[in-house]
RNA sequence: CCCCGCGUAGUUCAAUGGAUCAGAACGGACCCGUCCUAAGGGCCUGAUCUCGGUUCGAUUCCGGGCGCGGGGA
Numbered sequence: 001c002c003c004c005g006c007g008u009a010g011u012u013c014a015a016u017g018g019a020u021c022a023g024a025a026c027g028g029a030c031c032c033g034u035c036c037u038a039a040g041g042g043c044c045u046g047a048u049c050u051c052g053g054u055u056c057g058a059u060u061c062c063g064g065g066c067g068c069g070g071g072g073a
Stems, first nucleotide, its partner, number of pairs: 001072007010026004027045002030042003049065005
């Protein structure tokens, strides 16, 4: 320098025929529980890397950038 793949809660993963409130588990806060802990239960919490484009509507499609991974020279 060229090519390919990926970027979603604090973490690990879903959702990609464009329209459901973007879900789940773990985590964290509070409460119940108990003599105190623990187990267990309730409730709350929070995310689409970024900038543009297409579209009535974009996590999803297209382009640029940034980051990570892989391959080639």
Transfer RNA from Parcubacteria group bacterium Gr01-1014_8, 73 nucleotides, folded computationally. It matches the Rfam family "tRNA". The family's RNA type in Rfam is transfer RNA. Rfam links the family to the GO term triplet codon-amino acid adaptor activity. Taxonomically the source falls in Bacteria candidate phyla (Bacteria).